Annotation
The RNA shown here (transfer RNA) has 72 nucleotides and comes from an Oscillospiraceae bacterium. The coordinates come from a structure-prediction model, not an experiment, and the mean pLDDT is 80. Its Rfam family is "tRNA". Its family is annotated with triplet codon-amino acid adaptor activity in the Gene Ontology.
[in-house]
Formats: sequence, structure tokens, C1' cells
RNA sequence: GCGGUAGUAGCUCAGUGGUAGAGUGCGACCUUGCCAAGGUCGAUGUCGCGAGUUCGAAUCUCGUCUACCGCU
Repeated sequence: GCGGUAGUAGCUCAGUGGUAGAGUGCGACCUUGCCAAGGUCGAUGUCGCGAGUUCGAAUCUCGUCUACCGCU
């Protein structure tokens, strides 16, 4: 230099055009004499960044950044 894969909640990940979700963690409450375990509720996201297409984009297109892999 060229090609590929990945980037979404604190963490691990799902979500292939129509209101962004799960597990785990976190907070409050219930339960218990206390702890642990369990239950209920809740909060947290510029979907790496910028632009384009579209009535509508995490998703499609282009550019770009980071990490990893391969080629040279």
C1' cells in the first nucleotide's frame, strides 16, 4: 500500500428499512431478626464519526477513524 472482519447500555451480545432490545451489572422497594438467595419496579444509548439515498436508516451507499486478520 491492497483486501477482509468488527465497532449498538458499565460489560457480553442480539437486532438485514417502520417507536433500539436481552442477559449481566447498577439503584429503589418487597421478603428475612441479619446476610445470602428470590421477587417487583426503575434509570442509563449522539447505534465509532461525517455525508448521501428514502416518507422513514443501527440496517442500504460513499468517505473517514480505531482494533484485529490476511496479502504484498